[in-house]
RNA sequence: CUUGGUGGCGGCGAUGAAGCUCGCCUUUGAACGCGUCGCUCCCGGCGCUGAUGGCUUCUGCUUGCGA
Numbered sequence: 001c002u003u004g005g006u007g008g009c010g011g012c013g014a015u016g017a018a019g020c021u022c023g024c025c026u027u028u029g030a031a032c033g034c035g036u037c038g039c040u041c042c043c044g045g046c047g048c049u050g051a052u053g054g055c056u057u058c059u060g061c062u063u064g065c066g067a
Base pairs, nucleotide, nucleotide: 010025011024012023013022016058017057018056019055020054021053033048034047035046036045037044038043
């Protein structure tokens, strides 16, 4: 490097995909962000961070600088 045989392959973690890793859930489930105000809740108003649960890469969006 090639070929054959056998065994294995779940989902979720506030905006996309992949690899690694962590946590959670077992279809009755994991998940569906935060702050503030309106008495609590519901609900509503205003404001804030992020394409990650975490790391890396890609894509998309946004901002600044240079060619």